Model confidence (mean pLDDT): 82 of 100. The RNA shown here (c-di-GMP-I riboswitch aptamer) has 87 nucleotides and comes from a Bacillota bacterium. The sequence was found by an Rfam model in a public genome assembly.
[in-house]
RNA sequence: UACCGAUAAUGGCAAACUUGUCGAAAGACAAGGACGCAAAAGCACGGGCCUAAACCUUUUUAUGGUAUGGUUGCUGUGUUUCCCGAA
Repeated sequence: UACCGAUAAUGGCAAACUUGUCGAAAGACAAGGACGCAAAAGCACGGGCCUAAACCUUUUUAUGGUAUGGUUGCUGUGUUUCCCGAA
């Protein structure tokens, strides 16, 4: 230095759930709360998944289709950076 990752140290993030706000919904944000996480840090591009206001289809409704809405704590690739050092 690179890989690797502990019943170690320091610090960090925060699932479910609850309350409030926003949203058509999925979901997001804030506070509380910790299941977990060494990249559960940033950026870019794929795949998957969720939703269907609006639009399309339809004789109307219904049904069906579509992301322009979401999810990075579903996952892959590329790139930039970060704490510690047992085996």

Rfam family: c-di-GMP-I riboswitch aptamer. Its family is annotated with cyclic-di-GMP binding in the Gene Ontology. Of the family's consensus pairs, 90% are formed in the model.